[in-house]
Context: one part of a larger RNA
Molecule: small-subunit ribosomal RNA, central domain
Organism: uncultured bacterium
């Protein structure tokens, strides 16, 4: 300096954006720092290694030589890296023209339920179970008609469908706005890729203010079940759950599969866009995305197979026997709850 892994055995960061750094297309010239060869200086001696002698051998000693390798100076090479310069276009990107999407932000707006209010019918029951109750009902309930209010979520369409980096996103209808695809050209001329630190963004829970609050519904009170029932059923029912503004930063934040490029068999389905072809069709060939099932190959096996876990190459993150323990402790960050980082004895 370094081995071996990371779908499921321990191990992919929860995603993104970019800073150092790492790693980079094709021609030409130039340099010669990396690199490659020579020669020379030096790197004491001993010591390894070779051969030769000495103690009867041999450890041990003696002599001789040889190899290798640092650094140094110098002379030479120029394919690779590198530098510098000059150009190119296929990588990256920009112009222009096009459809398709719950991508995100704001704003309005609508019907279906439910629930509460008011009135009308109209009476003994309703509710709820596994059978019950507990609740609710003659102060007129459930049923049913009419009217009002509130908040929440948007049925069919709906698809194994799409968008999105992920988290995640589902009524219409403006309106601001981000990304990808697809065409045929022009145009910039390596502008790349990957990312320790670092910024953001991040479901659901929770927290701080102020609103809201119909339905649902942790805790809680009840009815029941049961040996008990701290529970699964049943009536209620507060935080919540919903808005604005700030925190929290977690997950089986999963495909349990990091990003980027090449390259390597085929069938079938589906969603976007284009060429042919059609009166429309159909078919066909093509770009992207997205399933199934599969050749080689790959795996410990299941299984992956062009959306690779298969062949490569780059650059970043984890693992390293099981508990003890994602604990203590210290730091750092939160209002707090806690997160982040992250051990040892011991102990099998």
């Nucleotide at each position: 300096c370094u081995g071996g892994g990371c779908g499921u055995a321990a191990a992919g960061g929860g995603c993104g954006c970019g800073u150092a750094g790492g790693c980079g297309g094709g021609g030409g010239c130039a340099u010669a720092a990396g690199u490659c060869g020579g020669a020379u200086g030096u790197c004491a001696a001993a010591g390894c290694c070779u051969c030769c002698g000495g103690c009867u051998c041999a450890a041990c000693c003696g002599g001789a030589g040889a190899a290798a390798g640092g650094c140094g100076u110098u002379c030479g090479a120029a394919a690779c890296u590198g530098u510098g310069u000059c150009u190119c276009u296929u990588g990256g990107g920009g112009c222009c023209g096009g459809g398709a999407g719950a991508g995100g932000c704001c704003g309005g707006u609508g019907g279906a339920a439910u629930u509460c209010c008011c009135g009308g019918u109209g009476u003994a029951g309703c509710g709820g179970u596994g059978a019950a109750a507990u609740g609710c009902g003659c102060a007129g309930a459930u049923a049913u008609c009419g009217g009002g209010a509130a908040g929440a979520a948007c049925a069919c369409c709906a698809g194994a469908g799409g968008c999105g980096a992920a988290g995640g996103c589902g009524a219409c209808c403006g309106g601001c706005u981000a990304g990808a695809c697809c065409g045929a050209g022009c145009c910039c001329g390596a502008c790349g890729c990957u990312g320790a630190g670092g910024c953001g963004c991040g479901a659901a829970g929770g927290c701080c203010a102020g609103g809201g609050g119909a339905g649902c519904g942790a805790a809680c009170c009840g009815g029941a079940u049961u040996a008990g029932a701290g529970a699964c059923c049943c009536g209620g029912g507060u935080a919540g759950u919903c808005c604005u503004g700030g925190c929290u930063g977690u997950a089986a934040a999963c495909g349990a599969u990091g990003g980027a490029c090449a390259c390597u068999a085929g069938g079938u389905g589906u969603g976007g866009g284009g060429g042919c072809g059609u009166g429309c069709a159909a078919g066909u060939c093509u770009c992207c995305g997205u399933g199934c099932c599969g050749a080689a190959g790959c795996u410990a096996a299941c299984g992956c197979g062009a959306u690779a876990a298969g062949u490569g190459u780059c650059c970043c993150g984890c693992c390293u026997g099981g508990g003890g323990a994602g604990u203590a402790c210290g730091c750092c960050c939160g209002c707090a709850a806690g997160g982040g980082u992250g051990a040892a004895a011991c102990u099998c």